This is a predicted structure of a 107-nucleotide RNA (SAM riboswitch aptamer (S box leader)) from Marinococcus halophilus. The prediction has a mean pLDDT of 84. Taxonomically the source falls in Marinococcus (Bacteria, Bacilli, Caryophanales, Bacillaceae). It was read from a public genome assembly, where an Rfam model found it.
RNA sequence: UUCUUAUCAAGAGAGAUGGAGGGAUCGGCCCUUGGAAGUCUCAGCAACCAGCUGCAAAAGAUGCGGUCAGGUGCUAACUCCUGCAAGCUGUGCUUGCGAGAUGAGAA
Numbered sequence: 001u002u003c004u005u006a007u008c009a010a011g012a013g014a015g016a017u018g019g020a021g022g023g024a025u026c027g028g029c030c031c032u033u034g035g036a037a038g039u040c041u042c043a044g045c046a047a048c049c050a051g052c053u054g055c056a057a058a059a060g061a062u063g064c065g066g067u068c069a070g071g072u073g074c075u076a077a078c079u080c081c082u083g084c085a086a087g088c089u090g091u092g093c094u095u096g097c098g099a100g101a102u103g104a105g106a107a
Base pairs, nucleotide, nucleotide: 001107002106003105004104005103006102007101008100013042014041015040016039017038021031022030023029027081028080043075044074045073048071049070051067052066053065054064055063056062079099083097084096085095086094087093088092
C1' cells in the first nucleotide's frame, strides 16, 4: 500500500515547548494570538487484540459474558455536516451503499 472483517450518537486534558494554522478531501460551518499544528511530560477514556476467567456436553476450535490494563487507539462539535440510491408523515428524517478513521487478520 492492497484485500477481508468488526465498530464508529457514549466516554476522556493539563503542563512545557512552539508561533499560525487546524477540523482527511470539496463546499459549508466551526476552533484558534485569551495561542493552531507539531514535539515532550504527566494524567485520563474506552475495551478491538493479548492475558486470566464463567457458561454453552466445553479438552481444542467457536459463541456469549466477566475481569485486567500488557499491545494499539482516542481525549471540541454524531465520523462536526457532506457524496449516491431508495423510502417517508418531505426543505428534513430513516435505511442501504460509498468515502474516512480505528482494531484484528492476510498478501